[in-house]
RNA sequence: AGAGUUUGAUCCUGGCUCAGAAUCAACGCUGGCGGCGCGCUUAACACAUGCAAGUCGAACGGGAAAGUGGAGCAAUCCAUGAGUACAGUGGCGUACGGGUGAGUAACACGUGGAUCAUCUACCUCCUGGUGGGGAAUAACUUUGGGAAACCGAAGCUAAUACCGCAUAAGUCCGGAAGGAGAAAGGCGCAAGUCGCCGGGAGAGGAGUCCGCGGUCGAUUAGCUAGUUGGUGGGGUAAAGGCUCACCAAGGCAAAGAUCGAUAGCCGGCCUGAGAGGGCACACGGCCACACUGGCACUGAAACACGGGCCAGACUCCUACGGGAGGCAGCAGUGGGGAAUCUUGCGCAAUGGGGGCAACCCUGACGCAGCAACGCCGCGUGAGUGAGGAAGGUCUUCGGAUCGUAAAGCUCUGUCGGAUGGGAAGAAAUGCGUAUCGGUCAAUACCCGGUACGCUUGACGGUACCAUCAAAGGAAGCACCGGCUAACUCCGUGCCAGCAGCCGCGGUAAUACGGGGGGUGCAAGCGUUGUUCGGAAUUAUUGGGCGUAAAGGGCGCGUAGGCGGUGCGGUUAGUCAUCUGUGAAAUCUCCCGGCUCAACUGGGAGCCUGCAGGCGAAACUGCCGUGCUGGAGUAUCGGAGAGGUGAGUGGAAUUCCCGGUGUAGCGGUGAAAUGCGUAGAUAUCGGGAGGAACACCUGUGGCGAAAGCGGCGCACUGGACCAUAACUGACGCUGAGGCGCGAAAGCUAGGGGAGCAAACAGGAUUAGAUACCCUGGUAGUCCUAGCCCUAAACGAUGAUUGCUUGGUGUAGCAGGUACCCAAUCCUGCUGUGCCGUAGCUAACGCGAUAAGCAAUCCGCCUGGGGAGUACGGUCGCAAGGCUGAAACUCAAAGGAAUUGACGGGGGCCCGCACAAGCGGUGGAGCAUGUGGUUCAAUUCGACGCAACGCGAAGAACCUUACCUGGGCUCGAAGCGCAGUGGACCGGGGUAGAAAUAUCCCUUCCCCUUAAAAGGCUGCUGCGGAGGUGCUGCAUGGCUGUCGUCAGCUCGUGUCGUGAGAUGUUGGGUUAAGUCCCGCAACGAGCGCAACCCCUAUCCUUAGUUGCCAUCAUUAAGUUGGGCACUCUAGGGAGACUGCCGGUGACAAACCGGAGGAAGGUGGGGAUGACGUCAAGUCAUCAUGGCCCUUACGGCCAGGGCUACACACGUACUACAAUGGUCGGUACAGAGGGUUGCAAUACCGCGAGGUGGGGCCAAUCCCAGAAAGCCGAUCCCAGUCCGGAUUGGAGUCUGCAACUCGACUCCAUGAAGUCGGAAUCGCUAGUAAUCGCGGAUCAGCUAUGCCGCGGUGAAUACGUUCCCGGGCCUUGUACACACCGCCCGUCACACCAUGGGAGUGGGUUGCUCCAGAAGGCGUUAGUCUAACCGCAAGGGGGACGACGCCCACGGAGUGGUCCAUGACUGGGGUGAAGUCGUAACAAGGUAUCC
Repeated sequence: AGAGUUUGAUCCUGGCUCAGAAUCAACGCUGGCGGCGCGCUUAACACAUGCAAGUCGAACGGGAAAGUGGAGCAAUCCAUGAGUACAGUGGCGUACGGGUGAGUAACACGUGGAUCAUCUACCUCCUGGUGGGGAAUAACUUUGGGAAACCGAAGCUAAUACCGCAUAAGUCCGGAAGGAGAAAGGCGCAAGUCGCCGGGAGAGGAGUCCGCGGUCGAUUAGCUAGUUGGUGGGGUAAAGGCUCACCAAGGCAAAGAUCGAUAGCCGGCCUGAGAGGGCACACGGCCACACUGGCACUGAAACACGGGCCAGACUCCUACGGGAGGCAGCAGUGGGGAAUCUUGCGCAAUGGGGGCAACCCUGACGCAGCAACGCCGCGUGAGUGAGGAAGGUCUUCGGAUCGUAAAGCUCUGUCGGAUGGGAAGAAAUGCGUAUCGGUCAAUACCCGGUACGCUUGACGGUACCAUCAAAGGAAGCACCGGCUAACUCCGUGCCAGCAGCCGCGGUAAUACGGGGGGUGCAAGCGUUGUUCGGAAUUAUUGGGCGUAAAGGGCGCGUAGGCGGUGCGGUUAGUCAUCUGUGAAAUCUCCCGGCUCAACUGGGAGCCUGCAGGCGAAACUGCCGUGCUGGAGUAUCGGAGAGGUGAGUGGAAUUCCCGGUGUAGCGGUGAAAUGCGUAGAUAUCGGGAGGAACACCUGUGGCGAAAGCGGCGCACUGGACCAUAACUGACGCUGAGGCGCGAAAGCUAGGGGAGCAAACAGGAUUAGAUACCCUGGUAGUCCUAGCCCUAAACGAUGAUUGCUUGGUGUAGCAGGUACCCAAUCCUGCUGUGCCGUAGCUAACGCGAUAAGCAAUCCGCCUGGGGAGUACGGUCGCAAGGCUGAAACUCAAAGGAAUUGACGGGGGCCCGCACAAGCGGUGGAGCAUGUGGUUCAAUUCGACGCAACGCGAAGAACCUUACCUGGGCUCGAAGCGCAGUGGACCGGGGUAGAAAUAUCCCUUCCCCUUAAAAGGCUGCUGCGGAGGUGCUGCAUGGCUGUCGUCAGCUCGUGUCGUGAGAUGUUGGGUUAAGUCCCGCAACGAGCGCAACCCCUAUCCUUAGUUGCCAUCAUUAAGUUGGGCACUCUAGGGAGACUGCCGGUGACAAACCGGAGGAAGGUGGGGAUGACGUCAAGUCAUCAUGGCCCUUACGGCCAGGGCUACACACGUACUACAAUGGUCGGUACAGAGGGUUGCAAUACCGCGAGGUGGGGCCAAUCCCAGAAAGCCGAUCCCAGUCCGGAUUGGAGUCUGCAACUCGACUCCAUGAAGUCGGAAUCGCUAGUAAUCGCGGAUCAGCUAUGCCGCGGUGAAUACGUUCCCGGGCCUUGUACACACCGCCCGUCACACCAUGGGAGUGGGUUGCUCCAGAAGGCGUUAGUCUAACCGCAAGGGGGACGACGCCCACGGAGUGGUCCAUGACUGGGGUGAAGUCGUAACAAGGUAUCC
């Protein structure tokens, strides 16, 4: 510091996600040790049990018992226990310490101030006192009540308890005079000491007030009667409406009152570069609370956690009458929950309370226990060790890897274990001794000091140390597709599963599960949750708003914000410096202590803040005084659909009246509805009425926008030019507010010609609630009033300044030309276009900015849900404004790029159409396919580009299929080992054959023999074999677009980039063919050419070819010849070369000449980059998978030939351009020795017999056929047509039954030219005619591949159909239009709105009621201290009454939550229904 994810790719916008750090955590797997921390985030839910606050006998009065000892016979008594235990009175403490965070949005907290408006027990210092009296009362005794808790009565008693009197320095009250108001003693022989009272000061603590600061919601906008202030009384420690009476009518609020929701606040903690954001657990400060609510008492302080009273809920006890209780103290229990510990030890230390002290108390605290909850540290060994062991895994079978890893050898000893030793935390107090001082008669005692000694440790025999033994006891977890570090095998087969995002899995998964290996961290590792970061994704630092989300529809203007220029003053902001404060801890730096670290001690910094003091005066503010440039006023002038009102004009449509006139009009793609013989349309004349204003008219004008258009009049707003007289900053913007605001719509009343939602009819259509047509009502118009929205757009807020230019246009002014400006020049204002810099993601903007700056306002923060719901508000309504959430998605988007596509455009090709000729589709048959059937009908090919295709030959074989029989190293091949021997051949038996079995015959080479080698049979091993699967794992080959003219590269240039340029453009071509131009210049693969055949000629060579001349024959038959033909080698020829024209002086095109051939002469071979996961695992090859007495191999028979049917491709026909018969002419290219076969003979024929010749320019196949000549048929299902069937044969073959071809005789079907539709062909072509060949024993060939014969018609042309090329345009497509995509309906699930209501929480108002308590009043009752001789008084208590008030009750509202029959829409969900709305002109442009 970034990364992944929208696209075919790109840039941008924008969200989502990840990597980091952290955690009071939890969960999963795993777990050796130690140190330091930390541990109910949920139910402020309920609590059993124990403990957590007591202490003082030196304040006071009482005062046991057990036990022991003694006496007594015993009862009992005495002593001791002991003035002990114990309770009581009294004092201090219990307001600290400890817990919790419910409440609280508040002076609660933080920070800084104020207190002349205050208090302060204990402590310290200072000062002044401490005299003299009195009356009670607990305990106790007696007694009563009660289950208990406890209560009552009578009597006795003490005090540092209580009350007076005296005194009063200081204190308090008062203006003063004057007045008020205290005390307590204890211990000690004493000295003294501890106290007590009044006052002052201090320290520490507390109260109160104020400035400032820190949550959300405006879908909470108004709140307030003690409310705001005053006067007076009361109250408090203290100011104050704190409280009361009276008076006044104020106070708060858009800088957010009130209300609602949430929340203890802070130091700090986490994160972050910081600014910020989040958090508030532990530690520390403050606050609040103590079962819930209220209340006061005591006290220095409380409205009091372990005090009181009352009320309430709950729990417990009860004798039913009454009582008791409060763990949010420490442990602990139940409950809740994903989840949070021991009913431990000790007061040894630190601290606290009481005490003179000893000491007591202390769940504060110190320690220990539990939990990997966190942080930190350590260990689980180290060295050596290659036959790189075994084993695992992978493998290309060679090996690689785990891996120096292990074993083995040599060592070490941390932790843990055993044994032994063993700190520091402890200093005091006290006691003892010594000594000094004080006191004293005293060297005793006592008090104080010093020294020494003794005494005190929960943790704990802990830390630490030593010794011993032994590598011995100690490693897991996650991950390995990308992000992100780490790869292979097997299993699985869109299943099981994974997943943070993108996404993996449908038979070769580095993504699932397992194994091996690897990577990362490590006593932990992962997961989940949460926070910050990344996120500049709320932007102060640090974002935006033309098209991505985002400028308010427009103006006026309030508050507010901002504001020209000179001088003077002031000092609030600002700046500088000083002071105080900003607790400690934390953080940073430095230095220390635990072996290190975590942890911890010390020092420094920091705490960015606040307050005060002293200064400065530039800027801002404020005050004063000026200025004219901003702004405004005045004067002059012209322009304009600016606004309002009342008038007025002509054209046109329609209607009415009349005339002329007759059969149609109208309308459309075509029609129909409609109108018209009752006279329309057309036309002429007249009239009525409403609305709108042609031409002028112009990216012209005016207006803030909406908007404004005949003409004149009246009233009226604004802008502009010019002049420079006046004012003197008067300005800009503008939250709220107010006004204006197209169309549609609404209310009332008019008006209504045309047009025209709704509606009706006619068409169209599968349907057509549409588009088209005929009608037609609201409405459109006017008046008055509402509505308030638009793609209200320049999708661009207003204002001001600055920043190269060019060119139009509108208005005004000036200049120039002798005069004259419509023209030329200049200035200002407005309105357009192009463009520099700059900006922008790009497109584009560019003085009318989207540039550079300034001010103010509005608005945005992923898509959907949704501009919806609820609430509020406005509206007559329609509806407007404001405006969410749940849920859901991993995108949604902008601009541009390349393609593809378009019922977009332009240009151009092609038998693409058109023009022609002949077919197919109908029939019969052949063949292939589908389907069906079957034991099997083997398999593949499926639009063009499968279907006479693989198959250039299925009776057996082929053959892969089926049935049956039989084989298992197998039918063939290789290697090794063993064994036998020739193998081969001939014959027999069984069998369908394979096969089994028997008989006969039988080795080679080298050799004396043996052995070795060769051949061969059998057995075993390694291993064969598979037309089994996957063409979507592949190679190779092929089809197709397409013989279409295209496809690319290097360098350069342009662009942020995808990419563009080149390759586009102007011409031209069959062609990206060539030329010209050009930020391109070149190049490659294609095109063309080079190759073959063919057309002409020349030459060479003449046998088997040829024959002009000579001879000869039946015959080029033979002699002869090689001229000619022909054959097959070599050459020539054609190149737009020549001429003319066109064209750009080009390329090229047109025409012509010459030529056998002319513009590629004709044909072939040749197929660019690529597309279709096109075809083929069954030609072959091949990865993987599968079978191995079978999915392999052999054999026989069957099947591939089936047959209701459907399709493709052919053949033959339907006839007279023909059939039949007879005669007769002319090819080319092929094939032939397991072959072609002549002459001859036989057969009607197929064919047979036979074999001359030929390994072929020699012989044979071999008769070419159509044609020509002649005859016949005469339009008929025929002398057409030949299917089908019967019979008889021939040939091939082991064998023609299933299932061959051919021949002859007989038979003689459908069919009379073919619906919709559709195919081929542009010249030696179509059509038509025959011939040959491959395969092959034969044949299903009518197929296929070739060959020649005869031999046309037509092309105006490119509108249309199909395919293609180039350019351009639109796009929401990119699996690319066979694309994308919308809405209803149906089904499932989810969240949500409404809903008669129902249940609950909270709260306002009104009223009732009123416990405890306080205050007040009091005439009733009672009454120790003081006064009084007494009566009595004063004072007090109780009671009663009044006021306040908690709980409670009643009524009525607000608000929130839950729930609700039914209901509304919304979202989501591989393959449901209906249509086709949108994206292309999306087939009616789209949208608001």
This is a predicted structure of a 1488-nucleotide RNA (small-subunit ribosomal RNA) from an uncultured bacterium. Rfam family: Bacterial small subunit ribosomal RNA. The RNAcentral record of the sequence draws on ENA and SILVA.